[in-house]
A computed fold for a 348-nucleotide part of an RNA from Paraburkholderia graminis, annotated as small-subunit ribosomal RNA, central domain. The full RNA is in RNAcentral, with records from ENA and SILVA. The organism belongs to Paraburkholderia, within Bacteria. The prediction has a mean pLDDT of 90.
Context: one part of a larger RNA
């Protein structure tokens, strides 16, 4: 290398998008590069292997023969891959007509609470906890009304629900826009798939720069607790949490399940969309999600079972005892934190 394999034993890249690459419906002709077959030349010799022969055997030497599974040239087929040309419509796709959605950017604006601020009523307590103290408060809190500031989220609906490629989207109104499903005809005519390197997207923490800054809160400060408490618990409180623009690229980034495509029993909910049907929001067929159970069959068991971990193809990633180690040193990014590639010695 030739092998097995990746839901949980190692192992699916966070996600898409796509260059070269690899692979590609269906049908007709041509072609002869791949492919098959046949020939001639070549494949030194030894050496392996048949079959003799010589040393008493053997090991060892020897004589023929076959092999040397390769190359070249040259005839030939034309099924199947390529190429070249024409068609086709079943993949794809595009138009028309509908539908549903927290899909994604800007802008408004709306009520509830939360804090503060004023000022009115009113007194001694509040708050907190297992128990307390630190904390507020006779300079009038804390309760209770009226007004008013500002910042973050947006209760019920709400769901096992619904959209997105994934992070991830939720109050309600508007501008801008991206995918989706379905229905029928009608176009194009394989335009497809899959993807090294690449580019773009990527929770929160973090970074820079200017704004904000009500809650809430790493650090950090008191109070407690305890043997000790650099904790859990309390009062308190600063980056942060919000906004803008750049960066940063990790997460159990999970369905620990890679994309696409075919094929293979049902049963039962739910979401969107059609079509027949009913007195009827009732029933029944279809299509395309999203869930629960289960046939056959996989699976080491769990379990998964038409959304497959079945039965198969295409492409790409990625594993190959356990520590040492996702470490070190080089490279590459990045203000920085650090990311990415990514060993070895030694050890069991």
């Nucleotide at each position: 290398c030739u092998g097995g394999g990746c839901g949980u034993a190692a192992a699916g890249c966070g996600u898409g998008c796509g260059c070269a690459g690899g692979c590609g419906g269906u049908u007709c002709g041509c072609u002869a590069a791949g492919a098959c077959a046949g020939a001639u030349g070549u494949g030194a010799a030894a050496u392996c292997c048949c079959c003799g022969g010589g040393c008493u055997u053997a090991a060892c030497c020897u004589g023929g023969g076959a092999a040397c599974u390769g190359c070249a040239u040259u005839u030939g087929u034309g099924a199947c891959u390529g190429g070249c040309g024409g068609g086709c419509u079943a993949g794809a796709g595009u138009a028309u007509g509908g539908c549903a959605g927290a899909g994604g950017g800007g802008g408004g604006u709306a009520g509830a609470a939360u804090u503060c601020c004023a000022c009115g009523u009113g007194u001694a307590g509040c708050a907190g906890u297992g128990a307390a103290a630190u904390g507020c408060g006779u300079a009038g809190a804390g309760a209770u009304g009226u007004g008013g500031a500002g910042g973050a989220a947006u209760a019920c609906c709400g769901a096992u629900g619904g959209c997105g490629a994934a992070a991830g989207c939720a109050g309600c109104c508007c501008c801008c826009u991206g995918g989706g499903c379905c229905a029928a005809u009608a176009c194009u005519g394989a335009c497809g798939c899959u993807c090294a390197u690449g580019c773009a997207c990527g929770a929160a923490a973090g970074c820079g720069u200017g704004g904000g800054g009500a809650g809430c809160a790493a650090a950090c400060a008191g109070g407690a607790u305890u043997a000790g408490a650099u904790a859990c618990c309390c009062u308190g409180g600063u980056a942060g949490u919000c906004c803008a623009c750049g960066c940063c690229c990790u997460a159990a980034a999970c369905g620990a399940u890679g994309u696409c495509a075919a094929c293979u029993g049902g049963u039962u909910g739910u979401c969107g969309g059609g079509c027949c049907u009913u007195c009827a929001u009732u029933g029944g067929c279809u299509u395309g999600g999203u869930a629960a159970c289960g046939u056959a069959g996989c699976u080491a068991a769990c379990g998964c079972g038409u959304g497959a971990a079945g039965u198969u193809g295409a492409c790409c990633g990625c594993c190959u005892g356990g520590g040492g180690a996702g470490u070190a040193c080089g490279g590459u990014c990045g203000c920085a934190a650090g990311a990415u590639u990514a060993a070895a010695a030694c050890u069991c």